[in-house]
RNA sequence: UAAAUCCAUAGGCAAACCAUUUUUGAAAGAAUGGGACGCAAAGCCACGGGUCUAAGGUAGGUAAGAAGUACUACUACGACAGCCGGGUUACCAAA
Numbered sequence: 001u002a003a004a005u006c007c008a009u010a011g012g013c014a015a016a017c018c019a020u021u022u023u024u025g026a027a028a029g030a031a032u033g034g035g036a037c038g039c040a041a042a043g044c045c046a047c048g049g050g051u052c053u054a055a056g057g058u059a060g061g062u063a064a065g066a067a068g069u070a071c072u073a074c075u076a077c078g079a080c081a082g083c084c085g086g087g088u089u090a091c092c093a094a095a
Base pairs, nucleotide, nucleotide: 012039013038017034018033019032020031021030022029037082043088044087045086047085048084049083050080051079052078056075057074058073059072060071
């Protein structure tokens, strides 16, 4: 320096689901409380990839035509850090 094995310690976070909030969302989502699937960074940050949503915008078909309404497709300047990578900070302990 690298790898493997064994025995420990104080704790931490909190998936699904449930309730409430959202004149604080159009939605995805987020927050609070309960909960305990799991996590050694499941702390923080949207820089890269990816995923989710589509208010607004664009385009299209149908309805005799127009407007309006509804439908379909695309679109992030919205979201996800518990999707991966990256950046950054960090506890206990054998060592």
Molecule: c-di-GMP-I riboswitch aptamer
Organism: Mesobacillus maritimus